[in-house]
RNA sequence: AGGCGGCAUCGUUCUAUCGCUUCAACUUAUGGUUGGGGAGGAAAGUCCGGACAACGCAGAGCAUCAUACUACCUAACGGGUAGGCAAGGGUCGCAAGACGUUUGACAGCAAGUGCCACAGAAAACAACCGCCGAUGCUUUGUAAGCAGGUAAGGGUGAAAACGUGAGGUAAGAGCUCACGAGUCGGGUUAGUGAUAAUUCGUUUGGGCAAACCUUAUGAGUUGAAAGACCAAAUAUAUCGCAAUUAAGGGCUGCUCGUCCGCUGCGAGGGGUAGGUCGUUGGAGGCUUGUUGUGAAGCAAGUCCCAGAUUAAUGGUAGAAGCGGAAGUAAAACUCCGAACAGAAUCCGGCUUACAGAUGUUGCCUUAUU
Numbered sequence: 001a002g003g004c005g006g007c008a009u010c011g012u013u014c015u016a017u018c019g020c021u022u023c024a025a026c027u028u029a030u031g032g033u034u035g036g037g038g039a040g041g042a043a044a045g046u047c048c049g050g051a052c053a054a055c056g057c058a059g060a061g062c063a064u065c066a067u068a069c070u071a072c073c074u075a076a077c078g079g080g081u082a083g084g085c086a087a088g089g090g091u092c093g094c095a096a097g098a099c100g101u102u103u104g105a106c107a108g109c110a111a112g113u114g115c116c117a118c119a120g121a122a123a124a125c126a127a128c129c130g131c132c133g134a135u136g137c138u139u140u141g142u143a144a145g146c147a148g149g150u151a152a153g154g155g156u157g158a159a160a161a162c163g164u165g166a167g168g169u170a171a172g173a174g175c176u177c178a179c180g181a182g183u184c185g186g187g188u189u190a191g192u193g194a195u196a197a198u199u200c201g202u203u204u205g206g207g208c209a210a211a212c213c214u215u216a217u218g219a220g221u222u223g224a225a226a227g228a229c230c231a232a233a234u235a236u237a238u239c240g241c242a243a244u245u246a247a248g249g250g251c252u253g254c255u256c257g258u259c260c261g262c263u264g265c266g267a268g269g270g271g272u273a274g275g276u277c278g279u280u281g282g283a284g285g286c287u288u289g290u291u292g293u294g295a296a297g298c299a300a301g302u303c304c305c306a307g308a309u310u311a312a313u314g315g316u317a318g319a320a321g322c323g324g325a326a327g328u329a330a331a332a333c334u335c336c337g338a339a340c341a342g343a344a345u346c347c348g349g350c351u352u353a354c355a356g357a358u359g360u361u362g363c364c365u366u367a368u369u
Stems, first nucleotide, its partner, number of pairs: 001365010012320007020038008040340001044351002047349005052223004064219005069083005084106001085104004090099003107214002112212002114208003128154002130150003135147005162180006181204002184201007227277004236269001238267005248260004284303008322337004
């Protein structure tokens, strides 16, 4: 100098003018004037967790879903921080190993069931080739064959029944022994713990739980169209009063009578349109100090920072800055360009998208000293 990555910050600014929305004040008040505020780091996906709200809820169990190393942070979490373990690649080192880095659905296959393509005799009750044939049988047999034994060797495969060596044997075999590796159980030491080191005993059981499943823990359901309140027109439950101008019905064989209803006026419940609240002062932002390895916690000071609902947050012009092209010795003049995206109850995370700029840090390559 170039490239790649991690983390953090920013992601145009100013002026003029025309609009939109909200709040406050004033006003000659369905309006107007003046002043203040007016998108994001992800407002996105709606994946996880909460606040808040309504409904539900004796107690217990089943089912379903989610999670699964440890400690800590947090209102909470499947998030985060620090650490342990495993795997991959890197640097240093003769090596042993050390260092930092990336990834990990990181409980259990030694509870049960199931599966393991192709190849292979066999994928978990292993005998295809090979070896042996001690023992038993057959044949004239120091040989051959059969029964049988054998996982040392070959071959297949991603994977083949602890590894290496020695003893042993008819041949072999953890059958025995030495060293090494692992499982399970116990002890000691270090650590809050996961775990590590070491030791004793036991054992050698192939893999797959992102296969069913088992174990442990957690989860009531629905989400702001939740929910609370006010409430028009029209129709009207119910109640009161009035009158007979207004359908009819019950009691009855008929007429009266009476009751209900009908009619008008008033009161009035519920529901609809619509409106208000919920609704933006909050696990709030910023600065400083302090505790902690860290995520974060605490204290002090300071600030108020969108609130629409056919749904505002924009358009135009100029200037500056930035990037690119052309041009130049270098400039200037000239031309072009503006990432991803857009609140809708709020908050904490995760994930995804993002032109470009700055800071810091790690690694690699090249060159110089």
Molecule: Bacterial RNase P class A
Organism: Bacteroidales bacterium